[in-house]
Description: The RNA shown here (small-subunit ribosomal RNA) has 1448 nucleotides and comes from an uncultured bacterium. Its mean pLDDT, the model's own confidence on a scale to 100, is 85. RNAcentral holds the sequence, with entries from ENA, Greengenes and SILVA.
């Protein structure tokens, strides 16, 4: 610090993924060791057990027990019990609370045990109540009575201050009131007590400011907000009550509703921020729920009461008991979280003089890789680089110095010794730990993930769109670096990975640090409260601001340095850092506040001035229609073409006259005005803006604008009106597969007017509003001033303002563009955050309704998008051009019959392959067997062929018997060289391999086919653009041509195009085998010659002469960069997979020749320019020795039997159309020849399946071909015949070639087709055979309505109404103090004062009924949306996408 992914490429927008760090964490795989630390994140769900708050005999009285004892008594221990302290800490939790709970900084009207310093006292009486005994109840837990006592229990009285409380001439002073305890000790004294004042800590209360979400919570409040006065508290306080006012908070978010303990931190980030709040620390809150007091310094009290209510125990049913969110531990929930452990030694805390006690606070062990942090699982040396795996192009590479091996070390471990620090008397739970020392042996110790990009790390097998992988993009369909298993590699490493959750990366909420023309974003437009912003100059304040400085910002953490544990985590110590805190001095430039003052912003008045700006009323012609009348007749009207319709009942058409409602031709203009929406015949009234001009005048009066408010096209709604046209709906009519559409004939609403509604739009400049300031040119509408023109009107010039459009420089922009802005800057509003769901649903608020406005989730995908760029397509875009591409011609082809080929069918097989063009007489330039690749049947197995290695073999081969249909198989015979070892050959035998026309032309090479013989396709360099790419190559002319010329940011260059090559036309020279008997020509063939725009008119072009030939003279051979995963593994070669006594090899035989069709391509014909039969003339190319054969005999003939001659310009194959003389007469024939019978030749091992020929007979179909469709521009087409590869023969009518006769037509480029170049549209890019929409039907999933149903949460209304405080009452109960009377006392009696029970009242938890509020689960059916490799129906969009499209 970035990366992938949205296209063929590209820019940019924009989501969506990863790469880091973290964690109280869990899962998987794996584990050796120590240190620090950490550990129920879910059920604040229940808990069995055991501990977790007690101590004090130096405050007290009893009882038990032990010792002593001078028999009074005396220590000492235990028990419970009176009394003091504590028990409000410590320790756990995080449910609840948006609230002075928290943080932080203030503030005043308070409280305060124990501590610490001061002053001051501490005298004298009196009383009861547990214990205890005895009595009684009761299952228990536990209670009642009666009766004795003690005290630091309790109560008078005395004193008393700076204490309290009153009053006064208040620096003080007077009156009143208020206290106490004693115990140790021989004693000094000590320790408590009291009053009192001060400190310290601790608490209580309020206050500014800070920090969650939801406005689809917009209003909230009755003790509410304040006063007065009593209550009540430690205090202030409406904190409580009576009474008076009416008032308080709320857009700087009140109320309500989700949500959460808050901080210090802690994670993450450069930071600013974000997210978090275990562990420790600091407050808070709660202790089964819910309420209440009580005691007390402190509680509304976790191991304390009381009450209600769930639960759980125990019961003798009559009643009790309990609270683990204390430490262990148990159940349960749960991915998930531990020892019923040791000790009070330290450290802290309660009592206690003390010695001690108690202390599950705490030190400690234990469990757990849960996290950090150290170490270890060896070290060195070792190659000819071993074995074993995996790879291999077979040579090697790799695993690898890695192992063996040699040598050495001992952390760690085992065994054995010694053994602490922590203790500042003693005391050590941890611990016989840590650490030290001996001894002993490589010893006991390595895994996990990943290996297509991202992102380090590759290769074999396996698998075949299967298993499966994936964090995102995306692998897998037979050669997977991406699955799976294996070699190897990479990275961490006692861990390694997956999950999950936060921050990053995200400038992706943009304070730092975004944007809104077209990418998601500018409200339709306007006005205007609140707010925000705000021109000049003085003066003064001092809120922001700026500087000093002072407080505070607990510790721990965090940085920096320094120390201490063998380092290190960890711990200590010093300094620093951290606030939007508070207080205080200072300046006063800037904002801000006062005050004044300016005229430049802004507004006012005057004087004109353009204008479809608004409203209201009147009026004007043209025109359509439709009524009345003429004239008139047979149609008309409307389309691509019709047809509905309208017409003989008189239309249409023409002329005339009435009616009525709408719209205003010409002017009109890139023209004016208005905020927008939208405004047009004239004429009038009424009215808003606007500009210019020059003067006064006000004197910042201004800009902008949540919310509110108006106005707001079309349609559409209400009500009453009007209605000629025009027309949603609707009816015909056509068109089509269909046509609920487009075209035609009708027509209702509406359209128009009044008045009230909606309040929307692609309501756009897809550009908010207001200032300033930044280049220029042009061309408008409208002032002003000044020229010009003889005057006016008017033109033109120049200056200078305000509009309204076109080009542009800078500058911005993704790029198109913008360019009085979309630059540069200030101010204020609105919006936007990825795409679909979804301008949706719910809810709210408007609306009569129609819907409008506000606006989501769940699911889903990897994109969706903006501009430019190449292509490519537009048969229904354009522009210019080619071609037998059309059209003019010809001849065909599509009907017949055969002939091949194909499909398709049959078959044991009918072998394979080619498939629109660019498969089909095509691989096949030769299937009777051979071929041969298939189908039956025999038959071989180192093989029919290669090479090679072991071993065995004196044989092989050939000939001969047998069987066999033949291969074959078995048998016999023959039998070669030679050193006698052996080689070579030949054969067996086994290994290695051969052999495959078996699979993939979607693994491939070569070689074709096609587009297309089309004019293209490139590249260097420069220059343009951010790029993709663009320029050259486009453009003006030209050609066949990117051919060639001009021009130009281009200059040049390459593959193509020409052109060199071949043949061919004319000559010319030279040779001449043949060709003639010789010459020479004709001929044959080498080599030049000719034509090059060379000459002439003329810029190209076009004529034109000469010439055999002109304007590339014909024709061939040449095929650019690519397309088509075109076509061949069956030509050949080749990866890679199959087969191996078969998918190899041999043999016979049979198929590849089937046949009810279909189709391509040719043959022959259908006749009379024809057939027939006689005779007549003329080629070229080629071919020929197991050949071509002249000639001559046979035979009607195919042929046969001789055979000359020629390896061939020497001899042979070798013509036909045509020409002429006969015959035929228009018929399916004297046409056609098919098919069938017969009988013959040939070839060949053989012609049955399945050959050619010849000859008698036979003699179909066929009388010129339907939609369609094919070839051909000249020596072309048509017709004619001849050669030739293959080949024994041939199914050839095929191919490739040759000659011979020898045409017609081409106006022309609109159309058909296919091409080339500009353009121009695009949502196409496997590119139009494309993409791409909506119903339906089916399958999952979220989700809305929804009769309702079950739940839950807050709050309100009525009733009832525990504890308990407070109030009253208190006739029942009462010991202490007071008066009084008895008594010598002890004591009793009575009166009052206080206390209490019990009764009343207020407020009160809960309970019960009611009604409505929100939230959440289900729900028959129901709506739509969202996905899902090949399902229906049609064709809406993208190219005028075939009706341009889109919005309301």
């Nucleotide at each position: 610090a970035g990366a992938g992914u949205u296209u063929g490429a590209u820019c940019c927008u924009g989501g969506c993924u990863c790469a880091g760090g973290a964690c109280g964490a869990a899962c998987g795989c794996u584990g050796g060791c120590g240190g620090c630390g950490u550990g129920c994140c879910u059920a604040a769900u229940g808990c069995a057990u055991g501990c977790a708050a007690g101590u004090c005999g130096c405050a007290c009285g009893c009882a038990g027990c032990a010792c002593c004892u001078u028999c009074g008594g005396g220590u000492g221990c235990u028990g419970a019990g009176u009394g003091g302290c504590g028990c409000a800490c410590g320790g756990c939790u995080g449910a609840g609370g948006a609230a002075c709970a928290c943080g932080u900084g203030g503030g005043a009207a308070c409280c305060u045990g124990c501590c610490u310093u001061c002053c001051a006292g501490u005298g004298g009486g009196g009383g009861a109540c547990a214990a205890c005994a005895g009595c009684g109840c009761g299952a228990a837990a536990g209670c009642g009575g009666u009766g004795c006592u003690a005290a630091u229990c309790c109560c008078g009285c005395a004193u008393a201050c700076g204490c309290u409380c009153g009053c006064c001439u208040g620096u003080g002073g007077c009156g009143a009131g208020g206290a106490a305890a004693g115990c140790g000790g021989c004693a000094a004294c000590g320790c408590g007590c009291u009053g009192g004042a001060a400190g310290g800590g601790g608490g209580g209360c309020u206050c500014g400011c800070g920090g969650c979400c939801c406005a689809u919570c917009a209003g909230g409040u009755a003790g509410u907000u304040g006063g007065u006065g009593c209550g009540g508290u430690a205090a202030c306080g409406g904190c409580c009550c009576a009474c008076c006012a009416a008032g308080c908070c709320g857009g700087u978010g009140a109320c309500g509703g989700g949500u959460a303990g808050c901080u210090g931190g802690u994670c993450u980030g450069u930071g600013a921020g974000g997210a978090u709040g275990a562990c420790c620390a600091g407050c808070c809150a709660g202790a089964c729920u819910g309420g209440g007091a009580c005691u007390g310094a402190g509680a509304c009290a976790c191991g304390g009461c009381c009450c209600a209510g769930a639960c759980u125990c125990c019961u003798a049913c009559g009643g009790g008991a309990g609270g683990c969110a204390g430490c262990a531990g148990c159940a349960a929930g749960g991915a998930a979280u531990u020892u019923u452990c040791c000790g009070c030694a330290a450290u802290g805390g309660g009592c206690g003089c003390a010695a001690g006690c108690c202390u599950g606070a705490c030190g400690g062990a234990g469990c757990a890789a849960c996290g950090c942090c150290g170490c270890g699982u060896g070290c060195a040396g070792g190659a000819c680089g071993a074995c074993g795996g995996c790879c291999u192009u077979c040579g090697g590479g790799u695993u690898g110095u890695a192992a063996a091996c040699u040598g050495c070390u001992u952390u760690u471990c085992a065994g054995g010794g010694g053994g602490a620090u922590g203790a500042c008397a003693g005391c050590g739970a941890c611990a016989g730990u840590a650490c030290c020392c001996c001894u002993g042996g490589a010893a006991c110790a390595a895994g996990g993930c990943u290996c297509g990009g991202c992102u380090a790390a590759c290769u074999c097998u396996g698998u075949g769109c299967c298993a499966g992988c994936a964090g995102c993009c995306g692998c897998g369909g037979u050669a997977a670096g991406a699955c799976a298993g294996a070699g190897g590699a990479g990275c961490c490493a006692a861990g390694c990975g997956u999950u999950g959750u936060c921050c990053g990366g995200a400038c992706u909420g943009a304070c730092u640090g975004g944007g809104c023309g077209u990418a998601a974003a500018g409200c339709g437009c306007a006005c205007g409260c609140a707010g925000g912003u705000g021109g000049u100059c003085g003066c003064g304040c001092a809120a922001g601001u700026g500087u000093c400085g002072u407080g505070u910002g607990a510790a721990a953490g965090c940085g920096a340095c320094c120390c201490g544990c063998u380092u290190a985590a960890c711990g200590g110590g010093u300094c620093g850092a951290g606030g939007u805190c508070a207080g205080g001095g200072c300046a006063a430039a800037c904002u801000g506040c006062g005050c004044g003052a300016c005229u430049g912003g802004a507004g006012u008045g005057g004087u004109g001035c353009a204008g479809a700006g608004g409203c209201c009323a009147g009026u004007g012609g043209a025109a359509u229609u439709g009524c009345c009348g003429g004239u008139g007749u047979a149609g008309u009207g409307g389309u691509g073409a019709a047809a509905u319709g309208c017409g003989u009942a008189g239309a249409g058409a023409u002329c005339g006259g009435c009616a009525g409602g709408a719209a205003c031709a010409c002017c009109c203009a890139g023209g004016g005005g208005g905020a927008a929406a939208c405004c047009a015949g004239c004429u009038g009234g009424c009215u808003g803006g606007g500009c210019a001009c020059g003067c006064a005048c006000u004197g910042a009066c201004a800009c902008u604008g949540a919310g509110g408010u108006g106005c707001g096209a079309c349609a559409g709604c209400g009500u009453g009106g009007g209605g000629a046209g025009c027309g949603a709906a609707c009816c015909g009519g056509a068109u089509u597969a269909g046509a609920u559409a487009c075209c035609c004939g009708g027509g209702u609403a509406g359209u128009c007017c009044a008045c009230g509604c909606c309040g929307u739009a692609a309501a756009c400049g897809a550009u908010g509003g207001a200032c300033a300031c930044u280049u220029g040119c042009c061309a408008u509408c409208u002032g002003g001033g000044g020229g010009u023109a003889a005057c006016c009107a008017g033109u033109c010039c120049c200056c200078u303002g305000g509009g309204u459009g076109g080009c542009u420089g800078a500058g911005c922009u993704a790029a198109c563009g913008c360019g009085g802005a979309a630059g540069u800057g200030u101010c204020c509003c609105g919006c936007c955050u990825g795409g679909g769901a979804a301008c949706u649903a719910c809810g709210a608020g408007c609306g009569c309704a129609a819907g409008c406005u506000u606006a989501a989730a769940a699911c889903u995908c990897a994109a969706a998008g903006g501009a430019a760029u190449u292509g490519a397509c537009g048969a229904g875009g354009g522009g210019c051009c080619c071609g037998c591409a059309c059209a003019a011609g010809c001849a065909g082809c599509g009907g017949a019959g055969c002939g091949u080929g194909u499909g398709g069918u049959u078959u044991a097989a009918u072998u394979c392959g080619a498939c629109g063009c660019a498969a089909c007489g095509c691989g096949c330039a030769g299937a009777a067997c051979c071929u041969u690749a298939c189908c039956c049947a025999g038959a071989c197995u180192u093989g029919a062929c290669a090479u090679g290695c072991a071993g065995c073999u004196g044989c092989a081969c050939g000939c001969c018997c047998a069987c066999g249909a033949a291969a074959g198989u078995g048998g016999g015979u023959c039998g070669c060289c030679u050193u006698c070892g052996a080689g070579g050959g030949u054969g067996c035998u086994g290994c290695a391999c051969c052999g495959g026309u078996g699979c993939u032309g979607c693994a491939u090479g070569g070689c074709u086919g096609u587009c297309g013989u089309c004019a293209g396709c490139u590249c260097g360099u420069g220059u343009c653009g951010u790029g993709a790419g663009a320029u050259g190559u486009u453009g003006g002319g030209u050609u066949a041509a990117g051919u060639c010329c001009c021009g130009c940011a281009a200059c040049g260059a390459g593959c193509g195009c020409a052109a060199c090559c071949c043949c061919u036309a004319c000559g010319g020279u030279c040779a001449g085998u043949u060709a003639u008997u010789g010459g020479u020509g004709u001929c044959u063939g080498a080599c030049c010659g000719g034509a090059c725009u060379g000459c002439c008119c003329u810029u190209c072009g076009g004529g034109g002469a000469g010439g055999a030939a002109g304007g590339c003279g014909g024709g061939g051979a040449u095929g650019a960069c690519g397309u088509c995963a075109a076509g061949u593994c069956c030509g050949c070669a080749u990866g890679g997979c199959c087969c191996u006594u078969a998918c190899g090899u041999c043999u016979g035989g049979g198929g590849c020749g089937a046949c009810a069709c279909a189709c391509a391509c040719g043959c022959u014909a259908c006749a009379a320019u024809g057939g027939g039969g006689g005779c007549g003339c003329c080629a070229g190319c080629g071919c020929g020795c197991u050949g071509c054969g002249a000639c001559c005999c046979g035979g009607c003939a195919a042929c046969g039997g001789g055979g000359a001659g020629c390896u061939a310009a020497u001899c042979g194959c070798c013509a036909a159309c045509c020409g002429u003389c006969c015959c035929c007469c228009c018929a399916g024939u004297g046409c056609a020849g098919a098919u069938c019978g017969g009988g013959g030749g040939c070839u060949g091992c053989a012609a049955c399946u399945c050959g050619c020929c010849c000859c008698c007979g036979u003699g179909a179909a066929g009388g010129c071909g339907g939609a369609g469709u094919u070839g051909c521009u000249a020596g072309u087409a048509a017709c004619c015949g001849c050669g030739u590869a293959u080949c024994a023969g041939c199914c050839a009518u095929g191919g490739c070639g040759c000659g011979g006769u020898g045409a017609a037509u081409a106006c022309g480029u609109a159309c058909c087709c296919g091409g080339g170049c500009c353009u121009u549209g695009u949502a196409c890019a496997c590119a139009c055979c494309g993409c791409c929409c909506g119903u339906c039907a089916c399958g999952u999933c979220a989700u809305g309505g929804g009769a309702g149903u079950u739940g839950g949460c807050a709050a309100g209304g009525c009733c009832u109404g525990a504890a308990g405080u407070c109030c009253g009452u208190g006739g029942g109960c009462u010991g202490a103090c007071c008066g009084c009377c008895c008594g010598c006392a002890a004591g009793g009696g009575u009166g009052g004062a206080g206390g209490c029970a019990g009764c009343g009242g207020c407020c009160g938890a809960g309970g019960g009924c009611c009604g409505g509020g929100c939230c959440a689960g289900c729900g028959a059916c129901u709506g739509g949306g969202a996905c899902g490799a090949a399902g229906u129906c049609g064709u809406a969009a993208c190219a005028a996408g075939g009706u341009a499209a889109c919005c309301g």